[in-house]
Molecule: transfer RNA
Organism: Podarcis lilfordi
RNA sequence: AAGGUGGUAGCUCAGUGGUAGAGCACCUGCUUUGCAUGCAGAAGGUCCUGGGUUCAAUCCCUGCCAUCUUC
Repeated sequence: AAGGUGGUAGCUCAGUGGUAGAGCACCUGCUUUGCAUGCAGAAGGUCCUGGGUUCAAUCCCUGCCAUCUUC
């Protein structure tokens, strides 16, 4: 310098245009003398930024960041 991949919950990651989910973690309750395990429930997201298309964005472009390849 050129190119590829990725950015979604606290962490690891899904998600085929129709109002975003799982596992783990945290919290509450049950179970226990108590802890752990187990069971049930709840909370937690301006989906990296700024624009564009669309009735509707996880799509497209730009920027930023991380990573990989080539020179």